Model confidence (mean pLDDT): 85 of 100. A computed fold for a 683-nucleotide part of an RNA from Fusibacter bizertensis, annotated as large-subunit ribosomal RNA, domain II.
Context: one part of a larger RNA
RNA sequence: GCCAACGAGUUACGUUAUGCAGCAAGGUUAAGUGCUUCAGGCACGGAGCCGCAGCGAAAGCGAGUCUGAAAAGGGCGAAUAAGUUGUAUGGCGUAGACCCGAAACCGGGUGACCUAUCCAUGUGCAGGGUGAAGCUGAAGUAAAAUUUAGUGGAGGCCCGAACCCAUAUCUGUUGAAAAAGGUUGGGAUGACAUGUGGAUAGCGGAGAAAUUCCAAUCGAACCCGGAGAUAGCUGGUUCUCCUCGAAAUAGCUUUAGGGCUAGCCUUGAGGUAAAGAGAUACGGGGGUAGAGCACUGAAUGACCUAGGGGCUUUCACCGGCUACCGAAGUCUAUCAAACUCCGAAUACCGAUAUCUUAUACUCAGGAGUCAGACUGUGUGUGAUAAGAUUCAUAGUCAAAAGGGAAACAGCCCAGACCAUCAGCUAAGGUCCCAAAAUAUAAGUUAAGUGGAAAAGGAUGUGGGAUUGCCCAGACAACUAGGAUGUUGGCUUAGAAGCAGCCAUACAUUUAAAGAGUGCGUAAUAGCUCACUAGUCGAGUGAUCCUGCGCCGAAGAUUACCGGGGCUCAAACUUAUUACCGAAGCUAUGGAAUUAGAGUAAUCUAAUUGGUAGAGGAGCAUUGUAUACGGGGUGAAGCACGAUCGCAAGGACGUGUGGACUGUAUAGAAGAGAGAAUGUUGGC
Numbered sequence: 001g002c003c004a005a006c007g008a009g010u011u012a013c014g015u016u017a018u019g020c021a022g023c024a025a026g027g028u029u030a031a032g033u034g035c036u037u038c039a040g041g042c043a044c045g046g047a048g049c050c051g052c053a054g055c056g057a058a059a060g061c062g063a064g065u066c067u068g069a070a071a072a073g074g075g076c077g078a079a080u081a082a083g084u085u086g087u088a089u090g091g092c093g094u095a096g097a098c099c100c101g102a103a104a105c106c107g108g109g110u111g112a113c114c115u116a117u118c119c120a121u122g123u124g125c126a127g128g129g130u131g132a133a134g135c136u137g138a139a140g141u142a143a144a145a146u147u148u149a150g151u152g153g154a155g156g157c158c159c160g161a162a163c164c165c166a167u168a169u170c171u172g173u174u175g176a177a178a179a180a181g182g183u184u185g186g187g188a189u190g191a192c193a194u195g196u197g198g199a200u201a202g203c204g205g206a207g208a209a210a211u212u213c214c215a216a217u218c219g220a221a222c223c224c225g226g227a228g229a230u231a232g233c234u235g236g237u238u239c240u241c242c243u244c245g246a247a248a249u250a251g252c253u254u255u256a257g258g259g260c261u262a263g264c265c266u267u268g269a270g271g272u273a274a275a276g277a278g279a280u281a282c283g284g285g286g287g288u289a290g291a292g293c294a295c296u297g298a299a300u301g302a303c304c305u306a307g308g309g310g311c312u313u314u315c316a317c318c319g320g321c322u323a324c325c326g327a328a329g330u331c332u333a334u335c336a337a338a339c340u341c342c343g344a345a346u347a348c349c350g351a352u353a354u355c356u357u358a359u360a361c362u363c364a365g366g367a368g369u370c371a372g373a374c375u376g377u378g379u380g381u382g383a384u385a386a387g388a389u390u391c392a393u394a395g396u397c398a399a400a401a402g403g404g405a406a407a408c409a410g411c412c413c414a415g416a417c418c419a420u421c422a423g424c425u426a427a428g429g430u431c432c433c434a435a436a437a438u439a440u441a442a443g444u445u446a447a448g449u450g451g452a453a454a455a456g457g458a459u460g461u462g463g464g465a466u467u468g469c470c471c472a473g474a475c476a477a478c479u480a481g482g483a484u485g486u487u488g489g490c491u492u493a494g495a496a497g498c499a500g501c502c503a504u505a506c507a508u509u510u511a512a513a514g515a516g517u518g519c520g521u522a523a524u525a526g527c528u529c530a531c532u533a534g535u536c537g538a539g540u541g542a543u544c545c546u547g548c549g550c551c552g553a554a555g556a557u558u559a560c561c562g563g564g565g566c567u568c569a570a571a572c573u574u575a576u577u578a579c580c581g582a583a584g585c586u587a588u589g590g591a592a593u594u595a596g597a598g599u600a601a602u603c604u605a606a607u608u609g610g611u612a613g614a615g616g617a618g619c620a621u622u623g624u625a626u627a628c629g630g631g632g633u634g635a636a637g638c639a640c641g642a643u644c645g646c647a648a649g650g651a652c653g654u655g656u657g658g659a660c661u662g663u664a665u666a667g668a669a670g671a672g673a674g675a676a677u678g679u680u681g682g683c
Base pairs, nucleotide, nucleotide: 001683002682003681004680005679006678011095012094013093014092015091016090017089018088019087020086021085022084023083026050027049028048032044033043034042035041036040054061055060064076065075066074067073098236099235101233105226106225107224108223109222110221116200117199118198119197120196121195122194123193124192125190127159128158129157130155134151135150136149137148138147139146163187164186165185168183169182170181171180202218204214205213206212211220239618240617241616242615243614244613249262250261251260252259253258263369264368265366266365267364268363269362270361276357277356278355279354280353281352282350283349284348290342291340292339296336297335298334301331302330303329307325308324309322310321311320312319372397373396374395375394376393377392378391380389381388402413403412404411417590418589419588420587422586423585424584428580429579430578431564432563433562437577439576440575441574442573443572444571450566456551457550460548461547462546463545464544465543466542467541468540469539477535478534479533480532481531483508484507485506488502489501490500514529518527519526591608592607593606594605595604596603597602619672621669622668624666625665626664627663628662629661630660637656638655639654640653641652643650644649
């Protein structure tokens, strides 16, 4: 891992609602007793319980009573009356109460053969090295001290086996081993190691102290018991079909992943001016969007002007000036969730009118839900960040399959009762992958733009508008001219159109020519432009609006069309026609639910996605009772088969098998397995 078997809402006693049955203003017996075919019953038993009357704390009174001084008011009652017993089912309560699961707590015991410390009594430590005290001799001294040579054999001394330990590393890691092996290492006469016997026990002992050890277990051992501890937590909870079908919200909560009440779901009952929902019209209140500046604040410039600063005047006062600041005021241009002189659309309320629908409400039984998600819209928080977060509102998902978006809970289309090798459409599409247009008409794009992006940039290109010059010849190109007073004046070493300052509408000759547009020189010179003529012969400049493109554009797969591939398109814009396309709609057949009609058969209409959950109807398994059966001419079981039923499931035939077993009705459950790191067995 697979297969098989086992494996979870039970039982008792109360209580409540509903169904059924009995009796009914009543209903009913309990213990017990008697009888009996000894097995289930039958009879007796009225104690008691519930109901028929309530009110009051009570005495008590009573269709009333309590409060109260009260004949007042008020509260609870009556008037408006059905119960009770049994049984089945759905809930609830008390019990382990659907099943499995803690870590823990308490009680009584068992442990120091592991290990910690201690006690008693034993045992062990190759070999080598160092050479303390003391002692002896010598030297030395007055005597000592002291020095020196020997002797001696001390030490938690040194090196190193046994023995004890465990520093580093390798191997091992389903190991040879639930801690080892290899190499290396520490101690090795000591606070040493070790044998045997003994002592200390869990709210405890022991501890050279690490929460360390106390039998592979230690922040409190193990075993049994209380015990099925408790678990607002996790997991699991077994056959079928049918009807309806949620919630992820509010309030409160030592409450926030739990609960209670309400909301939303379901089942039953009820009755009346059908109350409900929607549309249109009508009647209402509002202070949002917008807008505005009349208030409250913010805020731009100008004018005006209190006040202040500076300068000046005067002995001082009074004055004067001001390219300074400036309240208030006037004009001007603005801003606001906590501003409003204004002010919608929607929404909300309505007892009104018309139309379309069929809900709505009350009581009673049963729930589930209290983590919601994304998308559009309107706000807040955040950074006008988030697949962020908090609200409101609508949708979808949740609990919804199907088609589209390549793939893709929450987007677009559309809500699957079943069948069909029929048709029409939606979104979206129609060159090939791949169903359907290589459709039609007119344009645009050249960037593979399409098929990712900004500020900004650009004689890309299409459309529109305004305007300058132009056959009296424009624009571009070429040919020629571009002069004189004059080197204007000043400045300067120089300044001559072209360093700088001043003047520049100077004047002359002219077809035209600036006291000069650039380059250039030390300054001149030189080149050139404006301007003019000629050649040529028809358009040529500027600005604005707009369509589609270009650059801006660097990332980790080719990888930003699903792919191939696409350029008068298979891209984009506009218009038109046809087709494809879903479980939508239609067609045909069938099933079911609800309502209506009908004596019925049946017909008609609507409906039939579904998690939590409520309700209904069935199938199967094992006993029991009654009735009826089947079976060696072959029961159960098993295998196979083209059979019936919406399903759970049920027949039948054949084979195998070799002795039991079925149908109907009633009634009772150890009554259905795929999941629980389920349990046991097998492989």
It matches the Rfam family "Bacterial large subunit ribosomal RNA". Gene Ontology terms of the family: ribosome and structural constituent of ribosome.